The prediction has a mean pLDDT of 87. The part of an RNA shown here (small-subunit ribosomal RNA, central domain) has 346 nucleotides and comes from an uncultured organism.
Context: one part of a larger RNA
RNA sequence: UUGAGUUUACAGGGUGUGUAGGCGGGGCAGUAACUCAGUGGUGAAAUCCUGCGGCUUAACCGUAGAAUUGCUGUUGAUACUGCUGUUCUUGAGUAUAAUUGACGUGAGCGGAAUGUGUGAUGUAGCGGUGAAAUGCAUAGAUAUUACACAGAACACCGAUUGCGAAGGCAGCUCACUAAUCUAUCACUGACGCUGAGGCACGAAAGCGUGGGGAGCGAACAGGAUUAGAUACCCUGGUAGUCCACGCUGUAAACGAUGAUUACUCGAUGUGUGCGAUAUACUGUACGCGUCCGAGCGAAAGCAUUAAGUAAUCCACCUGGGAAGUACGGCCGCAAGUUUGAAACUC
Numbered sequence: 001u002u003g004a005g006u007u008u009a010c011a012g013g014g015u016g017u018g019u020a021g022g023c024g025g026g027g028c029a030g031u032a033a034c035u036c037a038g039u040g041g042u043g044a045a046a047u048c049c050u051g052c053g054g055c056u057u058a059a060c061c062g063u064a065g066a067a068u069u070g071c072u073g074u075u076g077a078u079a080c081u082g083c084u085g086u087u088c089u090u091g092a093g094u095a096u097a098a099u100u101g102a103c104g105u106g107a108g109c110g111g112a113a114u115g116u117g118u119g120a121u122g123u124a125g126c127g128g129u130g131a132a133a134u135g136c137a138u139a140g141a142u143a144u145u146a147c148a149c150a151g152a153a154c155a156c157c158g159a160u161u162g163c164g165a166a167g168g169c170a171g172c173u174c175a176c177u178a179a180u181c182u183a184u185c186a187c188u189g190a191c192g193c194u195g196a197g198g199c200a201c202g203a204a205a206g207c208g209u210g211g212g213g214a215g216c217g218a219a220c221a222g223g224a225u226u227a228g229a230u231a232c233c234c235u236g237g238u239a240g241u242c243c244a245c246g247c248u249g250u251a252a253a254c255g256a257u258g259a260u261u262a263c264u265c266g267a268u269g270u271g272u273g274c275g276a277u278a279u280a281c282u283g284u285a286c287g288c289g290u291c292c293g294a295g296c297g298a299a300a301g302c303a304u305u306a307a308g309u310a311a312u313c314c315a316c317c318u319g320g321g322a323a324g325u326a327c328g329g330c331c332g333c334a335a336g337u338u339u340g341a342a343a344c345u346c
Stems, first nucleotide, its partner, number of pairs: 005316002007300002012314001014201004021194003025088007033081001035077008049065006091191001092188003095184003100179001104176006110154001114150008125136002162169002206247006215241002220236004258313006266291009275281001295302002319346003328339002331336001
C1' cells in the first nucleotide's frame, strides 16, 4: 500500500456553516490533455531465456534471436474522463399565496404556593423520625386570619404530542426575528453533495465584575444510627442555583448508529397542510411513533426513520495495562481543555 472494520466487542467528530480539495444531472457541437491503436528513434555490452555450434561430457565459451514491460517523436481513433461553447429541466434555489409550532431575543402582565414582616384570635406545645434528639416556643411559637413585601418556578391543559443543527425549548400578551411544510409549476438554469484547516453555536458544574437571594442546598456545624459512620436519616446552613456582561468548551453532548442521494414486501397509530366526502377517504405531500417479512447480523436485533442494496465525501479504529498519563506545543484568569507517546509489563 492492498485488504478488514466503526449500535452493543477497538472505532462516528457535541452540532452547524463554510475555504482548499474530492465527487457530480440530460442533449448537441468543437478540442484531443487523458485513454486506445499503428509506426520511427532510443533502451551499451555482459547477465537471464530460446535455437545452433566448440572443448570426450559438464561447468565454461562462441554465435543468432528473443527480451529489455521504459522514455520520446509522429500519424490516426473519439466511447469514457477533462477542457471550451451552446442548450434543457427532473437536482438545487427563487417568487406568489396560505399554514404550523414549548424555535429564538427583548419588554410588560398574572395567579397558586413558599418564606418573611406587621396587626388580630388564641394557649402549650410545635417540629421531626423506624424510634429519637439537636432545633423552635410563655420575650407567646405551631395553628387560624387580614394586609404588605421578596425571589424563584409556571399545577391542570400535557400526550411514545410539537419545534429546533445540536445543546435545548412550556403561565399569558405584545414587538422584533429565524425555519419547516403545502399549493401554483410562474422564474433562474446544475447554481449541486461532502468538507481537512478556519469560524460560529454548545447542558450542568466552575471562574471574573456588579447585582439579587424566597425555596433548595455541595462545604461546614450539631443531633441520631453504628463496632466505627469523615455516609445514608434529622435540625440548621455558606458558595451555588437567579439576572447582566465576559470567560470556560466539556458530558452516557446517546439513536452509544456521520452527512447526502437513489432503490427495495406489508400492517397500523398520530401531527401539519392540500384535495375529496356525509355512503364521511385503501387519496396525496412532509414529519413523529409501533409491529412484522425478504435481506443483513456473532447474536441481541435492525428492517422504506435500515444495522438491507449501491454511490460520493469526511471523521475514526488496529491486543490488555502503563494512559487519555509524561514531555513539548496551542488555548485559558484559574480549574483545566486540546494535541498525545515511550520504557516496562502480561